[in-house]
């Protein structure tokens, strides 16, 4: 330098055929429970790497950029 794959809550990790509101586990917060804590129960906050484009509508399609992994030279 070229090619391929990946980047989604604090961590792990689905979804990807474009259609509501991005699900889940652990963790976090609040309440109940307890003498207190833990466990348990109920509820809640929190995410699509960045910038543009296509579209009525984008995590999903397209372009470029950044980072990570692998292959080739």
């Nucleotide at each position: 330098g070229g090619c391929u794959g990946g980047a989604u809550a604090g961590c792990u990790g689905a979804g990807a055929c474009g259609g509501c509101g991005c699900g889940a586990g652990c963790g976090c917060c609040u309440g109940c429970c307890u003498g207190a804590a833990g466990c348990g129960c109920a509820g809640g906050a929190g995410a699509c790497g960045g910038u543009g484009g296509u579209u009525c509508g984008a995590c999903u399609c397209c372009a470029c950029c950044u980072c990570c992994a692998g292959c080739c030279a």
Predicted 3D model of a 73-nucleotide RNA (transfer RNA) from an Acidobacteriota bacterium. The RNAcentral record of the sequence draws on ENA. It matches the Rfam family "tRNA". It is annotated as a transfer RNA. Rfam links the family to the GO term triplet codon-amino acid adaptor activity. The coordinates come from a structure-prediction model, not an experiment, and the mean pLDDT is 80.